RNA sequence: GGGCUUAACACAUGCAAGUCGAGCGCCUUCUUCGGAAGGAGCGGCGAACGGGUGAGUAACACGUGGAUACGUGUCCCGAGGUGAGGAAUAACUGUGGGAAACUACAGCUAAUGCCACAUAUGGAUUGCGAUUCAAAGUCUUUGGACGCCUUGGGAGCGGUCUGCGGCCCAUUAUUUAAUCCUAGUUGGUGGGGUAAUAGCCUACCAAGGGUACGAUGGGUAGCUGGUCUGAGAGGAUGAUCAGCCACACUGGGACUGAGACACGGCCCAGACUCCUACGGGAGGCAGCAGUGGGGAAUAUUGCGCAAUGGGGGAAACCCUGACGCAGCUACGCCGCGUGAGUGAUGAAGGCUUUCGGGUCGUAAAGCUCUGUCGGGAGGGAAGAAGUUCUGACGGUACCUCCCAAGAAAGCACCGGCUAACUCCGUGCCAGCAGCCGCGGUAAUACGGAGGGUGCAAGCGUUGCUCGGAAUCACUGGGCGUAAAGGGCUCGCAGGCGGCCUGUUAAGUCAGAUGUGAAAGCCCGAGGCUCAACUUCGGAACUGCAUUUGAAACUGGCAAGCUAGAGUACGUGAGAGGAAAGCGGAAUUCCUGGUGUAGAGGUGAAAUUCGUAGAUAUCAGGAGGAACACCCGUGGCGAAAGCGGCUUUCUGGCACGAUACUGACGCUCAUGAGCGAAAGCAUGGGUAGCAAACAGGAUUAGAUACCCUGGUAGUCCAUGCCGUAAACGAUGAAUGCUCGCUAAUGGAUUGGUACCUUUUCGUUGGCAAAGCUAACGCAUUAAGCAUUGGCAAAGCUAACGCAUUAAGCAUUCCGCCUGGGAAGUACGGCCGCAAGGCUAAAACUCAAAGGAAUUGACGGGGGCCCGCACAAGCGGUGGAGCAUGUGGUUUAAUUCGAAGCAACGCGUAGAACCUUACCCAGGCUUGACAUCCUUCAAAGCUCUCCGAAAGUUGAGCGUGUCAUAGCAAUAUGAAAUGAAGUGACAGGUGCUGCAUGGCUGUCGUCAGCUCGUGCUGUGAGGUGUUCGGUUAAGUCCGGCAACGAGCGCAACCCCUAUCGCUAGUUACCAUCAUUUAGUUGGGGACUCUAGCGAGACUGCCGGUGACAAACCGGAGGAAGGUGGGGAAGACGUCAAGUCCUCAUGGCCCUUAUGUCUGGGGCUACACACGUGCUACAAUGGUAUCUACAAAGGGCUGCAAAUCCGCAAGGCCAAGCAAAUCCCAGAAAAGAUAUCUCAGUUCGGAUUGGAGUCUGCAACUCGACUCCAUGAAGCUGGAAUCGCUAGUAAUCGCGGAUCAGCAUGCCGCGGUGAAUACGUUCCCGGGCCUUGUACACACCGCCCGUCACACCAUGGGAGUUGACUGCUCCCGAAGUCGUGACCCCAACCUUGUGAGGGGAGCGCCUACGGAGAGGUCGGCGACUGGGGUGAAGUCGUAACAAGGUAGCCGUAGGGGAACCUGUGGCUGGAUCACCUCCUUU
Repeated sequence: GGGCUUAACACAUGCAAGUCGAGCGCCUUCUUCGGAAGGAGCGGCGAACGGGUGAGUAACACGUGGAUACGUGUCCCGAGGUGAGGAAUAACUGUGGGAAACUACAGCUAAUGCCACAUAUGGAUUGCGAUUCAAAGUCUUUGGACGCCUUGGGAGCGGUCUGCGGCCCAUUAUUUAAUCCUAGUUGGUGGGGUAAUAGCCUACCAAGGGUACGAUGGGUAGCUGGUCUGAGAGGAUGAUCAGCCACACUGGGACUGAGACACGGCCCAGACUCCUACGGGAGGCAGCAGUGGGGAAUAUUGCGCAAUGGGGGAAACCCUGACGCAGCUACGCCGCGUGAGUGAUGAAGGCUUUCGGGUCGUAAAGCUCUGUCGGGAGGGAAGAAGUUCUGACGGUACCUCCCAAGAAAGCACCGGCUAACUCCGUGCCAGCAGCCGCGGUAAUACGGAGGGUGCAAGCGUUGCUCGGAAUCACUGGGCGUAAAGGGCUCGCAGGCGGCCUGUUAAGUCAGAUGUGAAAGCCCGAGGCUCAACUUCGGAACUGCAUUUGAAACUGGCAAGCUAGAGUACGUGAGAGGAAAGCGGAAUUCCUGGUGUAGAGGUGAAAUUCGUAGAUAUCAGGAGGAACACCCGUGGCGAAAGCGGCUUUCUGGCACGAUACUGACGCUCAUGAGCGAAAGCAUGGGUAGCAAACAGGAUUAGAUACCCUGGUAGUCCAUGCCGUAAACGAUGAAUGCUCGCUAAUGGAUUGGUACCUUUUCGUUGGCAAAGCUAACGCAUUAAGCAUUGGCAAAGCUAACGCAUUAAGCAUUCCGCCUGGGAAGUACGGCCGCAAGGCUAAAACUCAAAGGAAUUGACGGGGGCCCGCACAAGCGGUGGAGCAUGUGGUUUAAUUCGAAGCAACGCGUAGAACCUUACCCAGGCUUGACAUCCUUCAAAGCUCUCCGAAAGUUGAGCGUGUCAUAGCAAUAUGAAAUGAAGUGACAGGUGCUGCAUGGCUGUCGUCAGCUCGUGCUGUGAGGUGUUCGGUUAAGUCCGGCAACGAGCGCAACCCCUAUCGCUAGUUACCAUCAUUUAGUUGGGGACUCUAGCGAGACUGCCGGUGACAAACCGGAGGAAGGUGGGGAAGACGUCAAGUCCUCAUGGCCCUUAUGUCUGGGGCUACACACGUGCUACAAUGGUAUCUACAAAGGGCUGCAAAUCCGCAAGGCCAAGCAAAUCCCAGAAAAGAUAUCUCAGUUCGGAUUGGAGUCUGCAACUCGACUCCAUGAAGCUGGAAUCGCUAGUAAUCGCGGAUCAGCAUGCCGCGGUGAAUACGUUCCCGGGCCUUGUACACACCGCCCGUCACACCAUGGGAGUUGACUGCUCCCGAAGUCGUGACCCCAACCUUGUGAGGGGAGCGCCUACGGAGAGGUCGGCGACUGGGGUGAAGUCGUAACAAGGUAGCCGUAGGGGAACCUGUGGCUGGAUCACCUCCUUU
């Protein structure tokens, strides 16, 4: 400095306007008798100022600039006057009324109160003459002072008129006129009225006036100087201060006065409050305080007239809630403080920690200082103007001394924006949040703490305004695709407008003058200690008006010009329009003929037609609609649109050369016309097609797509409708700005230069080697008009546009301002209707959208690969059994694995153990680890109870090492056992979505990236694409890329050939020997296992681009990565595993740990996966006879002999293995038999008897023998493996293992068929395309229905507010009238004039009635809309979204939608055409 922004809500109490005795009379008190003081009243001035508030008002209310038909107390200046009279009245007295407020009658009295007369400088009236108009005294020191009257002028103030300026709504106007508003409305005349102009009022006359430059109506609002913000332009606002206006409980009215229609005056009406004796009265804080109420919210019932100012007075003085001060209030601004220096054991304590420390922190304590502020004491103003007196503030400001760091710091924040970080708690809870977003067990985001950051006597929050926001764009935006160009044209008003000359001076520019109040802002000075604040000066106030000039530009006027525009003439092209007529092909129908069983239709069918003769075919006829080829990014038209031929009428356009008019032009709100398809009305017509409808199909359904029919309609005439993706998603007009190329249309000129020659053709003319005219034909360059493509500059967010601009400019119009609600509701207009045009809000979301990028995806495309398909071979799916899983069951059937990539998987082997599960019985520092104490060596044997674990008792036993010692012995140690104690152990408990490690999978697929450079606004791209080639991003070539990395390949192992070395346990050709390579011997061969060689497209031919490479060939054991293995890029699947192991967190701790016995994991209506064995003759059975590889073996493999039918048993040689054993290989081969059958196939199941392992085969092992002899006769839909030593088939071995394999891992034997090929299925790679997907198609997403909530429209009505109109009533009051009543002055003598009043009349507030209008509240019910973590039905859209989508329209349908008709590309793909690019 500021301080009721809300209730212009209601107010108790006090105060806020009085004063003058020098205008007047009366009364009272006091008196020093001089007088003084006081009271009510008459009278004068003031009370119209000052103070409050902002309800009303959209208006001459305000601002600003003008104008004048006016008024003006007090004040100033000038002129003149103030003479002489009269009648009343209040106070007072008396008598009354009343509760009161107050009042009636009678009587007395004064004046600066009132009234005549005189005078008239002057004033007023009047055409002239003339008429008319005043006054007041009081005081006095006697000088005068203050007054009074008339009049002129001034100052200041006020009244009235006017140009311009400042809010919202047109869903408030049928505008361009008769249509909207207006009847005192606009103007005139007479009269009235005002201070004054005027319809201000009235009578009559005329019919005007306002309005799209927004009338009228509705909403809101006091206006301004200024204030806040902003770079400014603007935007918002109108507190304090100042100017103006309006109001004073609500409405109306006048009186008085200079001034009011009067905040603290009057009258009336109304509401409310109060008093009352019930008869009647009183009141108005939006003055200052204060009270209640309302509200988020705003102060003392203070002091003083000392200052400033106001009223009265001659003055003293009185009054003054104006004002000056004080009180309350961090409400704002300004200034100041809460201390300063020193102080490291870096104290204690807090927090944290990697346990070392770090941090709060020189911070504290301690020591040394200072005194703002605070307390005490002393002094002490200015503000006073006016020499005296006078200070509320106030003993205040200020000064001096003393005291003491003492009494003085909070608030917000710390995820990003935005300066500032950790711990604990919590666990999508509690909570936070301005936006994005945090929180689901490690939260810098919640809560607390420590620390930090920012401001500071404040800090933070909330609300409002401007800014940022160029996000309404005047300065300073846009409209192809983001919101946005009207469907198209004409055209009035309006806006804009070519060249030249003259003139004018409206715009424009310059000067001057007036004004733009003060305060404020800005600048410079001054005063309070500084500052805030304040004083002075300046500048500014960007405006308005007047005036003087200038004349380029714009405008006006005048005269001209021809480049714009138009007219005439000539030529020409054209689906331009309207009408009439004509034509042929085809479909359908009808008639007749031929002819016979089908036709038609579809993915496949059926409905349908047809033996009553269809379809097919021939001939004839009827009728309607449409016009093949030509036909072309060809033409015409403003757009919509226009296509057979001819005729008539008619519009526009282009080109050419001249002539003419002379700016006649461009654009265009409102308006007018045209305007596809569908639709409507009336009347025709109806061949084909075809909404609706019917039927048949498809389908889970199919109100669809497909098929068979079929009505409106499609066609014509007339009239409506007026919309489309009416699109180039691009308004019209004009000018300018590199190029290339193509098409269409006129057309000048020429009939070609050079060479040769007869010089385009036809018909003419003439004076004839020539010249010239008409017609016809063909045609080039430049230029003009129109229509396409590419591309530079430029523009663009990009895509793209690019002389037909989306470039550079100008003019005019239209339109946009986040998405949804919604082009919807309401209102209005149009329409027969359908509907169209115009066009919101509540509410809700934080996005919606464009272009481009990278991926992913597509029932898009291209290229390529893979046992992917195809071609083959063999299986599975059917049977029985084995095994795993699901399900069910159970006390338990432990757990995990789940499309491929779970299911003979973890499990390379569950009778106990395993074992994690269940039942029962035990233990509690524990079955296992470390540490401590005590005892005992350890240990062994027997024993009670018990199912065992466990547990009771008894006995035996004293070791090893070290030290001391002769020794006895003592002490200690290690290992072990027992008891105790607590730290701890333990957990196959949970979380694989907290993790490590390991693994699967795409996939042995050929990919995945980086550096530098280049490119793009950017995300990104390029490289990695392209042409070839490859198993391969393999290699070559090209290329704004050049290089590199991880992958590929190679390097490693096995295998195929050869060589060298070596020669036992392997081998044996030659020699010898033998039953036997058995032995001697040999080192050749096989083999073994080491080292090497060999294969590299190396060589030849061809193809290819002189490449890479491919094809063929030679040689070779092997030929084009020879065959096989190991080896798995960046990554994907929150893939699998916490039950291998490890591990964070959580959980259990006499149990979720641990031990033991028994049971279970082996259950069984059933379903699935993987296998085995079969169904038999390419076989079974019997007998005989050949040929392997790779392995294993001491708790082991076990020969041979013997026994048993056999499994096996007894005994036992050999072998730690090229030596011995397992160990007989089997299929094959030979011979015999079976003869097509449920069998001499098949072997399940069951009975009996055994063997083996093992504490133990009941639940629940394997094997053997005898007997039994089930299903099954080749397997539906579907589905798997395999491309060569592979499939198929045959046997052998091993791991695990006491025992248990049809599984798994290996080994060899025999040993095929087929691959035309890449259309299709599956998977993958590269390029490209579309996308509304990015959790990436297992994506996204639409609509009905159901439920909840929210706002809103309609709604029978109901209830309010405001308001126009027509009436009724009519207070107070002005005005008029006033025949009745009353009357002192003056005139008169008539109760006459005159005055006053009652009454009456006009107007009129309040009130009442009626039919309306506008805007609200409520409203049963009802319509759509929005929102909501998991509802229902479908799947309409996005990929060609599985019927391309969308727009308009019509019909139909649970719903998204479907169908018809016309249109669009904002449709993919393929082909063709055209154009372009490269070679």
Small-subunit ribosomal RNA from an uncultured organism, 1479 nucleotides, folded computationally.
It matches the Rfam family "Bacterial small subunit ribosomal RNA". Rfam links the family to the GO terms structural constituent of ribosome and ribosome.